Predicted 3D model of a 144-nucleotide RNA (c-di-AMP riboswitch aptamer (ydaO/yuaA leader)) from Patulibacter sp. Rfam family: c-di-AMP riboswitch aptamer (ydaO/yuaA leader). About the family: This family represents a conserved RNA structure found upstream of the ydaO and yuaA genes in Bacillus subtilis and related genes in other bacteria. The sequence was found by an Rfam model in a public genome assembly. NCBI's taxonomy places the organism under Bacteria, Bacillati, Thermoleophilia, Solirubrobacterales, Patulibacter. Model confidence (mean pLDDT): 78 of 100.
[in-house]
RNA sequence: ACGGUCCGCUCGCCGAGUCGCCGGACCAAUCCGGUGAGCGGGGGACCCAACCUUCUUUGGGGCUAAUCCGGACGCUACUCCGGAAGCGCUGCUCUUUCUGCGCUAGCCCGUCAGCUAACCCCGCAGGCCUCCGAAAGAGGAAUG
Numbered sequence: 001a002c003g004g005u006c007c008g009c010u011c012g013c014c015g016a017g018u019c020g021c022c023g024g025a026c027c028a029a030u031c032c033g034g035u036g037a038g039c040g041g042g043g044g045a046c047c048c049a050a051c052c053u054u055c056u057u058u059g060g061g062g063c064u065a066a067u068c069c070g071g072a073c074g075c076u077a078c079u080c081c082g083g084a085a086g087c088g089c090u091g092c093u094c095u096u097u098c099u100g101c102g103c104u105a106g107c108c109c110g111u112c113a114g115c116u117a118a119c120c121c122c123g124c125a126g127g128c129c130u131c132c133g134a135a136a137g138a139g140g141a142a143u144g
Stems, first nucleotide, its partner, number of pairs: 012128003018037008038124006048114001059112001060109004067084006085104005092139007
């Protein structure tokens, strides 16, 4: 000097997956338990919808942006191409728009659930740092 691996820190991102207090392991970091607030999801009446001619293995349903249509691979799945729809980032924040770059995985319930007040139940994880643009409006911050 180059390459690889591991750990830590900083800026920032996806996501509901955060904050405070008390206690314990172990002084700290971290982890565990309890508790309060906050965020998120599911079940669950009247009314409405559905119930006829419908649905019920061609099962049905839930979380999530992650669905649908056409085609290729003999076929399902997977993969690939195209289209529609949906989602995220683009660096002070929000709204609208443009530009550029990406994603459209996976998991769960177990024959069963429309909506749904009261009420009941559950979660508060995990994973990343390629690119470093712009306009209008509103606000904020810093500096003078």
Background
Of the family's consensus pairs, 92% are formed in the model.